[in-house]
Molecule: SAM riboswitch aptamer (S box leader)
Organism: Fictibacillus phosphorivorans
RNA sequence: AACUUAUCACGAGAGGUGGAGGGACUGGCCCUAUGAAACCCGGCAACCGCUAGCUGUAUGUCAUACAUACGGACUAGAAAGGUGCCAAUUCCUGCAAGGCAUGAAAUGCUUUGGGAGAUGAGGA
Numbered sequence: 001a002a003c004u005u006a007u008c009a010c011g012a013g014a015g016g017u018g019g020a021g022g023g024a025c026u027g028g029c030c031c032u033a034u035g036a037a038a039c040c041c042g043g044c045a046a047c048c049g050c051u052a053g054c055u056g057u058a059u060g061u062c063a064u065a066c067a068u069a070c071g072g073a074c075u076a077g078a079a080a081g082g083u084g085c086c087a088a089u090u091c092c093u094g095c096a097a098g099g100c101a102u103g104a105a106a107u108g109c110u111u112u113g114g115g116a117g118a119u120g121a122g123g124a
Stems, first nucleotide, its partner, number of pairs: 003122006013041001015040003021031003025094001027092002042086003047082002050077004054072008090116001095113007
């Protein structure tokens, strides 16, 4: 980098360093010297992992019970560990279809799906 899969309406400091940029890209629209990025501290969340319960399969024993092993797209919990995140819905939008407004077109508004992107987890 590519692939599979889940999530993307919530949440998160008037701290320190730092100095001009930032919001992926397009077009918009925004944020920023009442201080951007980045780093540190702090915080949020709970994806992996963890704990308890529930539950599936296999095995053992006389056992609808117990034990062990592996698992669950289930419930509750804590946040030690691995990430992540901390303006605006992933800020909106980019492709397709439907609906509404206009006599029509252009155009505007809107719904759904898709694309792109971000993050986690997984396999090769």